[in-house]
A computed fold for a 72-nucleotide RNA from Candidatus Kuenenbacteria bacterium CG10_big_fil_rev_8_21_14_0_10_36_11, annotated as transfer RNA.
The organism belongs to Candidatus Kueneniibacteriota, within Bacteria.
Its mean pLDDT, the model's own confidence on a scale to 100, is 80.
It matches the Rfam family "tRNA". Rfam classes the family as a transfer RNA.
RNA sequence: GUCCCCAUAGUUCAAUGGAUAGAACAUGAGAUUGCGGAUCUCAAAAUCCAGGUUCGACUCCUGGUGGGGACA
Repeated sequence: GUCCCCAUAGUUCAAUGGAUAGAACAUGAGAUUGCGGAUCUCAAAAUCCAGGUUCGACUCCUGGUGGGGACA
């Protein structure tokens, strides 16, 4: 330099172009306990950035950023 893949809660992962973007773990609060742990209930928390297509975009297209890989 060319090409390919990836980017979603704090973490690991889901989500056929269409319901309020969901689960587990973690975190906070409460219940329980003599105190903890375990268990149960509840809560908060995210689509890498900028455009485009579409009635509708996490999803498709273009450019950029970051990470990984192949070739040279």

The RNAcentral record of the sequence draws on ENA.